Overview:
SAM riboswitch aptamer (S box leader) from a Cyclobacteriaceae bacterium, 109 nucleotides, folded computationally. The organism belongs to Cyclobacteriaceae, within Bacteria. The model forms 94% of the base pairs in the Rfam consensus.
RNA sequence: CACUUAUCAAGAAAGACGGAGGGAUUGGGCCCUGAGAUGUCUUAGCAACCUUGGCAAACUUGGUGCUAAUUCCCUUCUUAACUAGAGUAUAGUUAAGUAAAGAUGAGUU
Numbered sequence: 001c002a003c004u005u006a007u008c009a010a011g012a013a014a015g016a017c018g019g020a021g022g023g024a025u026u027g028g029g030c031c032c033u034g035a036g037a038u039g040u041c042u043u044a045g046c047a048a049c050c051u052u053g054g055c056a057a058a059c060u061u062g063g064u065g066c067u068a069a070u071u072c073c074c075u076u077c078u079u080a081a082c083u084a085g086a087g088u089a090u091a092g093u094u095a096a097g098u099a100a101a102g103a104u105g106a107g108u109u
Base pairs, nucleotide, nucleotide: 002108003107004106005105006104007103008102013043014042015041016040017039021032022031023030027074028073029072044067045066046065048064049063050062053059071101077097078096079095080094081093082092083091084090
């Protein structure tokens, strides 16, 4: 890297470095950002998985992870309602479900 599987509407801050874009992608929105973002490190915190101790639970040891906005929203497909339409075609809007992709943990090769 790949495969399998679970979760993804909750939760959680400061300092230092650094200096320009960033929020994964295709497209469209919207937002964060020189009053210093994204990122790296330190401390603190949150608590999803594995793990240690504990009869069990609470709690706890350690390993990852995470600390803007629902995975920031939509973009796949299905169904329903409404609107437009001469029309059962078609297009659009809204709602519900769903796929793909992504993130994280654990396991496997």

Its Rfam family is "SAM riboswitch aptamer (S box leader)". Rfam links the family to the GO term regulation of gene expression. Its mean pLDDT, the model's own confidence on a scale to 100, is 82.